[in-house]
Predicted 3D model of a 73-nucleotide RNA (transfer RNA) from Sciurus carolinensis.

RNA sequence: GGGGAGGUAGCUCAGCUGGUAGGGGGCUUGCCUCACAAGCAAAAGGCCCUGGGUUCAAUCCCCAGCCCCCCCC
Numbered sequence: 001g002g003g004g005a006g007g008u009a010g011c012u013c014a015g016c017u018g019g020u021a022g023g024g025g026g027c028u029u030g031c032c033u034c035a036c037a038a039g040c041a042a043a044a045g046g047c048c049c050u051g052g053g054u055u056c057a058a059u060c061c062c063c064a065g066c067c068c069c070c071c072c073c
Stems, first nucleotide, its partner, number of pairs: 001072004006067002011024003019056001028042004049065005
């Protein structure tokens, strides 16, 4: 330099071919227990990497960047 895959909660990952986003685990609170763990219940936590474009409407489609991984030279 070229090609491919990816960026979504503090972590790890989903998200149907556009209609204002979820699982697991973690944190917090409550129940349980003499207490802890385990278990049960609830709640909080997201400007969906950035900037433009298309659209009534974009995490999703298009373009350009940034970052990480793999392959080739």

NCBI's taxonomy places the organism under Eukaryota, Metazoa, Tetrapoda, Rodentia, Sciurus. Its Rfam family is "tRNA". Gene Ontology term of the family: triplet codon-amino acid adaptor activity. The family's RNA type in Rfam is transfer RNA. The coordinates come from a structure-prediction model, not an experiment, and the mean pLDDT is 83.